[in-house]
Context: one part of a larger RNA
RNA sequence: CUGGGUUUAAAGGGUGCGUAGGCGGCGUUGUAAGUCAGAGGUGAAAGCCCACCGCUUAACGGUGGAAUUGCCUUUGAUACUGCAGUGCUUGAAUUAGGUUGAGGUUAGCGGAAUGUGACAUGUAGCGGUGAAAUGCAUAGAUAUGUCAUAGAACACCAAUUGCGAAGGCAGCUGGCUAGACCUAUAUUGACGCUGAGGCACGAAAGCGUGGGGAGCGAACAGGAUUAGAUACCCUGGUAGUCCACGCCCUAAACGAUGCUUACUCGACGUGUGGGCUUGUCCUGCGCGUCCAAGGGAAACCGUUAAGUAAGCCACCUGGGGAGUACGUCGGCAACGAUGAAACUC
Numbered sequence: 001c002u003g004g005g006u007u008u009a010a011a012g013g014g015u016g017c018g019u020a021g022g023c024g025g026c027g028u029u030g031u032a033a034g035u036c037a038g039a040g041g042u043g044a045a046a047g048c049c050c051a052c053c054g055c056u057u058a059a060c061g062g063u064g065g066a067a068u069u070g071c072c073u074u075u076g077a078u079a080c081u082g083c084a085g086u087g088c089u090u091g092a093a094u095u096a097g098g099u100u101g102a103g104g105u106u107a108g109c110g111g112a113a114u115g116u117g118a119c120a121u122g123u124a125g126c127g128g129u130g131a132a133a134u135g136c137a138u139a140g141a142u143a144u145g146u147c148a149u150a151g152a153a154c155a156c157c158a159a160u161u162g163c164g165a166a167g168g169c170a171g172c173u174g175g176c177u178a179g180a181c182c183u184a185u186a187u188u189g190a191c192g193c194u195g196a197g198g199c200a201c202g203a204a205a206g207c208g209u210g211g212g213g214a215g216c217g218a219a220c221a222g223g224a225u226u227a228g229a230u231a232c233c234c235u236g237g238u239a240g241u242c243c244a245c246g247c248c249c250u251a252a253a254c255g256a257u258g259c260u261u262a263c264u265c266g267a268c269g270u271g272u273g274g275g276c277u278u279g280u281c282c283u284g285c286g287c288g289u290c291c292a293a294g295g296g297a298a299a300c301c302g303u304u305a306a307g308u309a310a311g312c313c314a315c316c317u318g319g320g321g322a323g324u325a326c327g328u329c330g331g332c333a334a335c336g337a338u339g340a341a342a343c344u345c
Stems, first nucleotide, its partner, number of pairs: 004316003007299002012313001014201004021194003025088007033081002035077008049065006091191001092188003095184005103177007110154001114150008125136002162169002206247006215241002220236004258312006266290010276279001294301002318345003327338004
């Protein structure tokens, strides 16, 4: 390389948009590039293979054939592919009406809780634990009440619920904005699928500048525990967590399952549309559970496939060395991306 694979054995890119490329619906006309058929030329000889022959045999040699799967020229065929023209509506998109949702972004508002401050009541403890101690408290704490203030998060509703490409999204209201779904004619007429590079987005932590800082809390300090305890437990507590702007670009970024399309028994629950004949109904799109066929090493998957097929992309090829070294690219840095070999089992 071929072949075979990628839920869990090595292997699906974190996710989308999209360039090149690859692949591409139903008719019809032309063309004849691919394709197929015939003919001709060429494809040196030797060698390989086959047959026969010559040296006593063989090696060796001779003659003939085959092969040389290719290229070129030419004459035809036209199913399929291509190309050009023309048409179609089922794929795709648009339009109209309607529906749903924690989709995004921005501004405003709300209550509970917590902390702090003030005042009041009040007196000796509070707090914490397995038990304690550190800590707080007669300079009046804890507790209770009223007022004020700050930041962060939104109890109940709440659900294998919903929405989003993924990351993710949850108090309430408004503005701006994206998508999905349903119904129905109408419109365009293949405008499609995938997508190397590329671009954009991308939890948490981390970084830069400026704010903010209630609670929590790496580091750190103290108290315990212990043989020790650089931990688990306790009392504190800085960065951080929050906001704005700019970076970082990684995760068990998981369904450990790429995207698209078609096909293949059913049952039940649920979210959200539509229909009428209002039913234990029919019909879409989602989210789940259980199973037939089938698949699978099994666990299990099973119309939301890991079944049956097709198209395109990504990735794998024994373990360690190693996601390391070197180089390159990106980054303020941290580090990220790409990514070996020696050696060893």